About this RNA
FMN riboswitch aptamer (RFN element) from Aurantimicrobium minutum, 142 nucleotides, folded computationally. The coordinates come from a structure-prediction model, not an experiment, and the mean pLDDT is 82. It was read from a public genome assembly, where an Rfam model found it. It matches the Rfam family "FMN riboswitch aptamer (RFN element)". Rfam links the family to the GO term FMN binding. NCBI's taxonomy places the organism under Bacteria, Actinomycetota, Micrococcales, Microbacteriaceae, Aurantimicrobium.
This record gives sequence, structure tokens and C1' cells, in this order.
RNA sequence: AACGCGCUUCGGGGUCAGUGAAAAUCUGAGCCGGCGGUUAUAGUCCGCGACCCUCAUGCAAAAGCCAUCUGGCCAGAGGAUGAGGUUGAUCUGGUGAAACUCCAGAACCGACGGUUAAAGUCCGGAUGGGAGAACGCGCGCG
Repeated sequence: AACGCGCUUCGGGGUCAGUGAAAAUCUGAGCCGGCGGUUAUAGUCCGCGACCCUCAUGCAAAAGCCAUCUGGCCAGAGGAUGAGGUUGAUCUGGUGAAACUCCAGAACCGACGGUUAAAGUCCGGAUGGGAGAACGCGCGCG
């Protein structure tokens, strides 16, 4: 050096117009693209994360019951950890040793709750969580 553990820091982007009583939600035209992987750079390949659901484990508020009291029993809102499930979308041509990743063209996709009217883009859970990253620190190993 590499590797292991711990800590610290970082860790998601995007709108205008028209109609209307009302729309950043409809219509038209725009705009955006988390993380790791890959013979070569990916929203669409492979896998992961966020939301949601189930189960297990242990923690546990209220209500209820018992007791003279300390307290005990019961209960299981809620949150924690782990496991599992669910969760969208791409083709054609070109270059090349190699690209569903580059170039050209044409497409497509986008959790949940809210809203005077249907949301990838507004508001909210979220000053949260998070795949992971550090060309940070410490310790171990060597």
C1' cells in the first nucleotide's frame, strides 16, 4: 500500500403558457434523472436504496384488573432490529476489439399522503431515512 473495525463529514434534480370559479395536477410546449456494477461514460442492462406490506425478536404508552402501599397482572398504540415481499421504463442506425452506457434519430418511465381540479416537477412525512462516497481521521493487521 491493500484489507478489517470504529468515528467524522458528505450523500436527489426539475415550469411556463392556455382554458377555467378553481389546475405548478387538465391541455400544449418544456425541464429533471440517487447509489454500486459493466471489456466503454447507463433514469430504461444487472443489482441496491427511498415509500408501502408481512413475519420474527426484544422494548413499550394508554385502557382494564388486582393490591392498604411499594407494586403486580393483563394489554399492545408506537417505535427499534432482522428477514421476506412489493415497487417503472428502449429501440433503430453508426463507430469500435468491446457500448441496450458513446454519437445520430425516434420512444418510454417516474412511491405514498395532501390539494377549490387528476402532480416525476407544488406542499408534506423529511432539519428524517438512505444505497453508498471520501484523493478524511483513528486503531488493528501487515